[in-house]
Molecule: c-di-GMP-I riboswitch aptamer
Organism: Chromatiales bacterium
RNA sequence: GAACGAUAAAGGCAUAACUGGCCAAAGCCAGUGACGCAAGGCCACGGGCCCUCGCUUCCUCCGAGAAGUCUGAGAUGACUCCCCUAAGGACCCCAGGAUCGCCGGGCUACCGAA
Repeated sequence: GAACGAUAAAGGCAUAACUGGCCAAAGCCAGUGACGCAAGGCCACGGGCCCUCGCUUCCUCCGAGAAGUCUGAGAUGACUCCCCUAAGGACCCCAGGAUCGCCGGGCUACCGAA
């Protein structure tokens, strides 16, 4: 120096939850709090999860319209199907965001038993 990581020492970080604040949201900041962490220090570079906008397709549904079937003396009744608009939802894709305590990658760093 590299690799490695003790029931070592010195120190560090802080999950969930709660409180206050910011944001459209994911989430972030501060405090309390410690589940854990040897890089849980830094970087959103690749993938993943999450949020939002848009888009295609599909599904559900309110309503309007077209066509048809059935019952019937007669459709204004019942039903089928197509289509349009509105609302809600799902997958893919696109863009933006968020997460480094999801994984990988990059950079940097304290200590020193085996």